[in-house]
Predicted 3D model of a 103-nucleotide RNA (SAM riboswitch aptamer (S box leader)) from Clostridium cellulovorans.
The prediction has a mean pLDDT of 85.
The source organism's lineage runs through Bacteria, Bacillati, Bacillota, Eubacteriales and Clostridium.
RNA sequence: GCCUUAUCAAGAGAAACUGAGGGACUGGCCCUAUGACGUUUCAGCAACCAUGCUUUAUAGUGAUGGUGCUAAAUCCAGCAGAUUUAAAUCUGAGAGAUGAGGA
Numbered sequence: 001g002c003c004u005u006a007u008c009a010a011g012a013g014a015a016a017c018u019g020a021g022g023g024a025c026u027g028g029c030c031c032u033a034u035g036a037c038g039u040u041u042c043a044g045c046a047a048c049c050a051u052g053c054u055u056u057a058u059a060g061u062g063a064u065g066g067u068g069c070u071a072a073a074u075c076c077a078g079c080a081g082a083u084u085u086a087a088a089u090c091u092g093a094g095a096g097a098u099g100a101g102g103a
Stems, first nucleotide, its partner, number of pairs: 002102007013042005021031003025078004043070003048066004052061003074095001079092005
């Protein structure tokens, strides 16, 4: 990288180093020298997986570990459809992200 499956409108940031880009892609819109992105440390959120504990069980519990996450709904849209004069709204798919499992 590929396949299957679940979730994605909630939640949670400081410091040090560095120094110009970043928000997957495209368009928009936004963040950014009042320091982005990245790395490290510490802190936190959550509860997907394993373990422990409670429970008949469902489930709960953050206790221990494996991930993940800590601007904006996955920031919005992209394809198809419904309502609609339109704007806009909604539904589904696709794409993407993360977990678990697999070839």